[in-house]
RNA sequence: GGUUCUAUAGCUCAGCUGGUAGAGCGUGAGGCUGUUAACCUCAAAGUCAUGGGUUCAAACCCCAUUAGAACCG
Repeated sequence: GGUUCUAUAGCUCAGCUGGUAGAGCGUGAGGCUGUUAACCUCAAAGUCAUGGGUUCAAACCCCAUUAGAACCG
């Protein structure tokens, strides 16, 4: 230098051929308990890496860029 893959909640990851962004863990509140833990209920938390484009509508399609990984030279 080239090719490919990855980037989504605090962490680990889903998200179907474009139509309201989710789970587990964690965090906060409440219930239960003599207390704690466990268990149950509820809640908060997101510019879907960044900037453009296409579209009535984009996490998803196209282009560029950034970061990381693998391979080739």
The RNA shown here (transfer RNA) has 73 nucleotides and comes from an Alphaproteobacteria bacterium. Its mean pLDDT, the model's own confidence on a scale to 100, is 81. Its Rfam family is "tRNA". Its family is annotated with triplet codon-amino acid adaptor activity in the Gene Ontology.